The prediction has a mean pLDDT of 75.
The RNA shown here (TPP riboswitch aptamer (THI element)) has 109 nucleotides and comes from Afifella sp. IM 167.
Rfam family: TPP riboswitch aptamer (THI element). Rfam links the family to the GO term thiamine pyrophosphate binding. About the family: Vitamin B(1) in its active form thiamin pyrophosphate (TPP) is an essential coenzyme that is synthesised by coupling of pyrimidine and thiazole moieties in bacteria.
The sequence was found by an Rfam model in a public genome assembly.
Of the family's consensus pairs, 96% are formed in the model.

RNA sequence: UCAAAUCUCAGGGGGUGCCACCCGUCAUGCGGGUGGCUGAGAGGCAGAUGGCCAACCCCUCGAACCUGAUCCGGCUCGCACCGGCGUAGGGAUGGGAUGGGCGCCUUUU
Numbered sequence: 001u002c003a004a005a006u007c008u009c010a011g012g013g014g015g016u017g018c019c020a021c022c023c024g025u026c027a028u029g030c031g032g033g034u035g036g037c038u039g040a041g042a043g044g045c046a047g048a049u050g051g052c053c054a055a056c057c058c059c060u061c062g063a064a065c066c067u068g069a070u071c072c073g074g075c076u077c078g079c080a081c082c083g084g085c086g087u088a089g090g091g092a093u094g095g096g097a098u099g100g101g102c103g104c105c106u107u108u109u
Base pairs, nucleotide, nucleotide: 001101002100005098006097007096008095009094010093011059012058013057014056017037018036019035020034021033022032023031024030025029043053044052045051065090066089067088071084072083073082074081
């Protein structure tokens, strides 16, 4: 002095779905309860669709997440999952340490 990687500090971004049964209600809807599924995450408080807290994931080398989208094909009870859309349009960053490369200086042989 510098790339990758890992760790760390501070800051920032983000989502919270699906199914079954029971209760309330005029209600195929909505609210509450119990159990289950997927997932990193489906939690709690309060309650109104907004808010706060926690955990988790992600931060430009950015599919965390949002839009298109009540999207298209496969699969599933459904969500999830796989492929497409997608070289789409958006999307939140700075510092430090470890370790290593290169250059220079000093000392010793």
NCBI's taxonomy places the organism under Bacteria, Pseudomonadati, Alphaproteobacteria, Afifellaceae, Afifella.